The RNA shown here (Bacterial large signal recognition particle RNA) has 264 nucleotides and comes from an Anaerolineae bacterium. RNAcentral holds the sequence, with entries from ENA. Rfam family: Bacterial large signal recognition particle RNA. Rfam classes the family as a non-coding RNA gene. From the family's description: The signal recognition particle (SRP) is a universally conserved ribonucleoprotein involved in the co-translational targeting of proteins to membranes. It is recorded under the gene name ffs.

RNA sequence: UCGUGCUAGACGGGGAGCUAGCGGUGCCCUGUACCCGCAAUCCGCUACAGCGGGGUCGAACUCCCCUUCGAGGGGCUGCGGUCAGCAGGACUGCGGUGCCAGCAGGCGUGGAUGGCUGGGUCCUGUGCGGCGGGGGCCUGCGAAUCGGGUCAGGACCGGAAGGUAGCAGCCCUAAGUGGUCACCCUCGGGUGCCACGGGGUAGCCUGGCUUGAGCAGGUUGGCACAGGCAAGCUGAGUGACGAGUCUCGACAGGGGGUGCACGA
Repeated sequence: UCGUGCUAGACGGGGAGCUAGCGGUGCCCUGUACCCGCAAUCCGCUACAGCGGGGUCGAACUCCCCUUCGAGGGGCUGCGGUCAGCAGGACUGCGGUGCCAGCAGGCGUGGAUGGCUGGGUCCUGUGCGGCGGGGGCCUGCGAAUCGGGUCAGGACCGGAAGGUAGCAGCCCUAAGUGGUCACCCUCGGGUGCCACGGGGUAGCCUGGCUUGAGCAGGUUGGCACAGGCAAGCUGAGUGACGAGUCUCGACAGGGGGUGCACGA
C1' cells in the first nucleotide's frame, strides 16, 4: 500500500412545551437518513439518561471534535408621532329642540288663523255583493247472481183455453266513479270607492255658520336647553406589524482527529 473479516459507531437533526432532569410519542422548522411494539388523564430511563426485538453499513465523501454561515423557533423592551380594537365623552366638530332676527319666495278679503258644528280617515256588529270550499239539483258510466219492471227462447202445470216460476236481452235504479254554465243550501276571509247601526277623539282632510288678517314651510345668523353621534380627541396598555437585544439552532462550507485481526 492492497485484500478479507470484525469492533467502536452510524442508520436524521433542531425548537417550543411537558419533566426533578433526560429522551420518546404528539405540535412546529428543516431535511430525506431502517423495520416492528409501547406511549399525553402519557411511555421508558437516571447525568453515560428512551425501553424491548430484528436488520443494513461500518474506519470512512457516511463516525467524533472545533469553527464559519444561517432557514427557523422562543424570551425581553411600550422603543415606533404604525395599524386595528376596547373604554370614555372634559374640549373641537356634527346633529336635535325652543326663542329672536334677516333673506328669497308661497297661500290669503274670490276670506288666513281661531271658535261652534257635521262628516271622512279608525274600531266593531249586521246585511248585501264578490271570491274560494263543501253539498244538493242535472248528467255519463255502472248489478251474470245476492235490486225492480218487461220477460223472447226454453222449462213446468193443464185434455184444452190458459196459467206458473223465470235465464238471456232491454229499461230503470243502488253502492261506486267522472263531469257540471246557470240555480238552491251551507261554511270561510288581510274580500268591497257598498248600505245600515253602535263606538271613538290625539292627529290629518273636508262641508256649514261665525270672527276678520294673517298663516305655514325653506334657509342663514345669534342665544338658550337637554344631552344624542363618536369624526377629531383622551385613557389604559389589548392584539398585529416593525425595530433593538438575548438565546437555541437544521442544512451547507472549512479544518483537524480516530481502531482490531489475518494475509499479500